[in-house]
Context: one part of a larger RNA
């Protein structure tokens, strides 16, 4: 390389947008590049292969033939691919009217609670644990009532509920804004799928500058425990957690399952649409979208998957090739750094 694979054995890129490229719906006509057929030319000799001949055979030598090319030129064929052109509407998209939603950005507002401060009442404890102690408290703590400040998070609702491409998103109001779904038509007319590079987004931790700091809390200090205890438990507590702007670019970034299209069912659930019933709440039926469970065929080493496929076929991308060495070294690129990314070999089993 071929072949075989990628839920759990090695292997799906963290996620999207999209360039080149690859692939691409239905019908007619033209062309004839690919494709197919014929002809001509050429593909030296030797060798290989076939049929003969010559050395006693063989090796060897030798005659004839065949074969050998993504070959060139030319003449045709037109199913498929391609190309040009004319059309179509089943893919894709646009318009109209509705619908649901923690989708995103910004601004404002709210109540509960913790903490601190001030004031009142009030007196000896509070706190904490397996038990204690460190700690706080007669300079009046803890408890309780009233007031104030400030930061962070939004109980109940809440749901194998919803939204988002993923990361993720949960008080309320306003505003700006993305996507999705449904119905019936009208319109465009293949405008599509995938996507190397590229660009953007990307939890937590971390970094830079400036703010902020209630609670929690790496590091650190003290008290315990213990043989020791650089821990688990307790009392404190700095970075951080929060905000703005910038960087980092990684996670068991998981459904450990790339995207798109195709293919039986049953039950439940969320929010729509249409029809019917009802005073209403709502109920029934049908339908498409999403989210779950169970299962037919089929698949699978098994576990299991099963229209949300791990089924079936097709297109495109990514990735794997024994364990360790190693996601390391060196070099390159990126980064302020931490490091990230690309990525071996010797050696060894």
């Nucleotide at each position: 390389c071929u072949g075989g694979g990628c839920g759990u054995a090695a292997a799906g890129g963290g996620c999207g947008c999209g360039u080149a490229g690859g692939u691409g719906g239905u019908u007619g006509a033209g062309g004839a590049a690919g494709u197919c057929a014929g002809a001509u030319g050429u593909g030296a000799a030797a060798g290989c292969c076939c049929c003969g001949g010559g050395c006693u055979u063989a090796a060897c030598c030798u005659g004839g033939g065949a074969a050998a090319g993504u070959c060139a030129u030319u003449u045709g064929a037109u199913a498929c691919u391609c190309u040009u052109u004319a059309a179509c509407u089943a893919g894709a998209g646009u318009c109209u009217a509705g619908g649901a939603g923690a989708g995103g950005g910004a601004a404002g507002u709210g109540g509960a609670a913790u903490u601190u401060c001030c004031g009142g009442u009030g007196u000896a404890g509070c706190g904490g644990u397996g038990a204690a102690a460190u700690g706080c408290g007669u300079a009046g703590a803890g408890a309780u009532c009233g007031g104030a400040a400030g930061g962070a998070a939004c109980a109940c609702c809440a749901g194998u509920g919803g939204c988002g491409a993923a990361g993720g998103c949960g008080a309320c109001u306003u505003u700006c804004u993305g996507g999705c779904c449904u119905a019936a038509g009208a319109c465009u007319g293949a405008c599509a799928c995938u996507g190397a590079g590229g660009c953007g987004c990307g939890a937590a931790a971390g970094c830079g500058u400036g703010g902020g700091u209630a609670g929690c809390g790496a590091a650190c200090a003290g008290g315990a425990u213990u043989a020791g205890a650089u821990a688990c438990c307790c009392u404190g507590g700095u970075a951080g957690u929060c905000c703005a702007c910038g960087c980092u670019g990684u996670a068991a970034a998981c459904g450990a399952u790339g995207a798109u299209a195709c293919u039986a069912g049953a039950c439940g659930u969320u929010g729509g649409u249409a029809a019917g019933c009802g005073a209403a709440a709502g109920c029934u039926u049908a339908u498409g979208a999403g989210u779950g469970u169970c299962g037919a065929a089929g698949c699978a080493a098994a576990c299991g998957c099963g229209a949300u496929a791990a089924g079936u076929u097709a297109u495109c991308c990514g990735c794997c090739u024994g364990g360790g060495g190693a996601g390391u070294a060196c070099g390159g690129u990126c980064g302020c750094a931490a490091g990230a990314u690309u990525a071996a070999a010797a050696c060894u089993c």
Small-subunit ribosomal RNA, central domain from an uncultured bacterium, 349 nucleotides, folded computationally. Its mean pLDDT, the model's own confidence on a scale to 100, is 86. The RNAcentral record of the full RNA draws on Greengenes.